The prediction has a mean pLDDT of 83.
Transfer RNA from Sulfuriferula sp., 75 nucleotides, folded computationally.
The organism belongs to Sulfuriferula, within Bacteria.
The RNAcentral record of the sequence draws on ENA.
It matches the Rfam family "tRNA". Rfam classes the family as a transfer RNA.

RNA sequence: GGGCGGUUAGCUCAGUGGUAGAGCACUGCCUUCACACGGCAGGGGUCGGCAGUUCGAAACUGCCACCGCCCACCA
Numbered sequence: 001g002g003g004c005g006g007u008u009a010g011c012u013c014a015g016u017g018g019u020a021g022a023g024c025a026c027u028g029c030c031u032u033c034a035c036a037c038g039g040c041a042g043g044g045g046u047c048g049g050c051a052g053u054u055c056g057a058a059a060c061u062g063c064c065a066c067c068g069c070c071c072a073c074c075a
Base pairs, nucleotide, nucleotide: 001071002070003069004068005067006066007065010024011023012022013021018055026042027041028040029039030038048064049063050062051061052060
């Protein structure tokens, strides 16, 4: 330098155009002598950044950033 994949909640990941979800974690309550397990309820992200397309974008397009893999080049 080229190609491919990825970036969404604290973590691991869904969501492929129509008002953002799950599991775990966290908080409160119930249960217990207490803890764990279990049950119920709840808080938390505007989707890596900017721009474009569209009535409407996490999703489509362009550029940039970061992570991973492969190839090439230089020394």